[in-house]
RNA sequence: CAACGGACUUAAACCAACUUUGAGUGCUUUCCGGGAAACCGGAAAUGCAGAACUGCUCAAACUCGGGGAAACCUGAAAAGGCAAUCCCGAACCAAGCCCGAGCGAUCGGGAAGGCGUAGAGACUAGACGGGCAGCACCUAAUGCGGUAACGCCAUGGUGAAGGGAUAGUCCAGACCACGAACGUCUUUGACG
Numbered sequence: 001c002a003a004c005g006g007a008c009u010u011a012a013a014c015c016a017a018c019u020u021u022g023a024g025u026g027c028u029u030u031c032c033g034g035g036a037a038a039c040c041g042g043a044a045a046u047g048c049a050g051a052a053c054u055g056c057u058c059a060a061a062c063u064c065g066g067g068g069a070a071a072c073c074u075g076a077a078a079a080g081g082c083a084a085u086c087c088c089g090a091a092c093c094a095a096g097c098c099c100g101a102g103c104g105a106u107c108g109g110g111a112a113g114g115c116g117u118a119g120a121g122a123c124u125a126g127a128c129g130g131g132c133a134g135c136a137c138c139u140a141a142u143g144c145g146g147u148a149a150c151g152c153c154a155u156g157g158u159g160a161a162g163g164g165a166u167a168g169u170c171c172a173g174a175c176c177a178c179g180a181a182c183g184u185c186u187u188u189g190a191c192g
Stems, first nucleotide, its partner, number of pairs: 001006001008024006025049003028045007053134006063090006072081003092114002097110005119171001121170005135159004143152003176192001178189004
């Protein structure tokens, strides 16, 4: 903010809730780099959370190995634990795209992106993901028009993040009880 409700996203602590902490996104301001500009990338500071479109299409791979990590928990400390999450190499991958071979079916290669990366995990869907288009708004280099001021045009941009499980179903877990490791925190096993 009339009231109710709600206050961009996510995780943890506490748990009756409310409010505290960490991380992320966009806007605002300044600086650096790229660009004709819009705008993009990066850094810093302060505050804010108003805005962030629509349709069609794809659902495959989901494996092995490796490097980090805030808050929080434990500890006298050294450190240990857990973990929101940041990534790398190889392999692999749906639709669409590029290159080569082929009459063709198809085969081989490449780029982007994905997987790897849930709570150990299984399955279904489609999105905040991949592809194609549309719409809205911004700019106008080149081009066109104009005596000129300027006007028109996108092939250039913008339309956030949340998927390191999003929505669900299952299983696990949570609870009780029994082991093993451990100083604790915690990790792990199997049956009920």